[in-house]
Molecule: Lysine riboswitch aptamer
Organism: Spirochaetaceae bacterium UBA6076
RNA sequence: GAAACCGAUGGAGGAGCGAUCCCCAUGAGUAUCACGGCUGAGGACUGGGAUCCUACGAAGCUGUGGAAAAGGGGAGGAUCGCCGAAGGAUCAAGGGCUUACCCAGACCCUGGAUCUUGGACGACCGGGCUAAUACCCGGCGGCUGUCGCGAGGCUCAAAGCCUCGUGGAGCGCCUAAGGUACG
Repeated sequence: GAAACCGAUGGAGGAGCGAUCCCCAUGAGUAUCACGGCUGAGGACUGGGAUCCUACGAAGCUGUGGAAAAGGGGAGGAUCGCCGAAGGAUCAAGGGCUUACCCAGACCCUGGAUCUUGGACGACCGGGCUAAUACCCGGCGGCUGUCGCGAGGCUCAAAGCCUCGUGGAGCGCCUAAGGUACG
């Protein structure tokens, strides 16, 4: 010392990600309670067992009056932590949920392993959960950041910057102390 390889450190994308708290909407005139009517043997998230309730009327429907809450959610606000932030799928483990029970399932929570998604958006399509048009997943669509390739321009040229097109993925990109090897 151009260039090759490794590379601490510090950073960028924006309706950026997540957590906690506050508020509001949804949940819902629902669950549920009381009174009355109809109906007439079942009832508990599902199945089985056990137990309990029930003709002094189960479950269901309906009229009147009263009437929630939790979880989930958001272009809201504040604070904090961050840029595989974080999300998801599958697998196993632990815990919860019910009737004070047992077994299995569904559902919820926790972290672990593997794989996967650059990011946000769209009541566009399909699927899942659900009360749900919220949320999650996949597809599609344009937008956006980044790097590669191609073309053009700003410059005589280089470096650099801008525009357009196209392709890839965060195990990426920018920065780069330092190190390895070579001269």